[in-house]
RNA sequence: CCCGCGGUAGCUCAGUGGAUAGAGCGGUCGGCUGUAGACCGACAAGUCGCCAGUUCGAAUCUGGCCCGCGGGA
Numbered sequence: 001c002c003c004g005c006g007g008u009a010g011c012u013c014a015g016u017g018g019a020u021a022g023a024g025c026g027g028u029c030g031g032c033u034g035u036a037g038a039c040c041g042a043c044a045a046g047u048c049g050c051c052a053g054u055u056c057g058a059a060u061c062u063g064g065c066c067c068g069c070g071g072g073a
Stems, first nucleotide, its partner, number of pairs: 001072007010025004018056001027043005049065005
């Protein structure tokens, strides 16, 4: 320098054009329990890496840039 994959909640990930962006784990509160754990219920937590573009509509498509991993020269 070139190519591919990835970046979404604190962590691991799903969502590949449409309605309020979700799950598990973790966290907080409550129930249960002598206490804790387990179990049950509720809640909080997101500028979807950044900037532009396409579109009636973008996490999703296109371009550029940044970061990580892998491959090639």
This is a predicted structure of a 73-nucleotide RNA (transfer RNA) from a Candidatus Altarchaeota archaeon. Model confidence (mean pLDDT): 82 of 100. It matches the Rfam family "tRNA".